[in-house]
RNA sequence: GAUUUAUAAAGAAGAGGUGAGAGAGCAGGCUCCAUGAUCCUCUAGCAACCAUCGGUGCAAACAGAAAAGGUGCUAACUCCUGCCCAGUUUUGGGACAUAUAAAUU
Numbered sequence: 001g002a003u004u005u006a007u008a009a010a011g012a013a014g015a016g017g018u019g020a021g022a023g024a025g026c027a028g029g030c031u032c033c034a035u036g037a038u039c040c041u042c043u044a045g046c047a048a049c050c051a052u053c054g055g056u057g058c059a060a061a062c063a064g065a066a067a068a069g070g071u072g073c074u075a076a077c078u079c080c081u082g083c084c085c086a087g088u089u090u091u092g093g094g095a096c097a098u099a100u101a102a103a104u105u
Base pairs, nucleotide, nucleotide: 001105002104003103004102005101006100007099008098013043014042015041016040017039021032022031023030026082027081028080029079044074045073046072049070050069052065053064055062056061078097083094084093085092086091
């Protein structure tokens, strides 16, 4: 990198460094930003996918506890829209794409 499955309206910030754009890509919006964004590091935290613990179960699995380990995350619903369906002021559902985890390759 590819495939499969699951999840994506909740939750959680300080310091140091960097120094101009940033919010995945394209387009249109909107927002953040020299009162320092983005990114990197450290610390702290959130969550509970894997792993752990015990319970039910033949099993698959289900619900629960805990947070030392492997990841992930800590502006805005994945910031919103784009394609399809329904409704048509707002909207709802789905698909695609993206992100993350686990497994396989």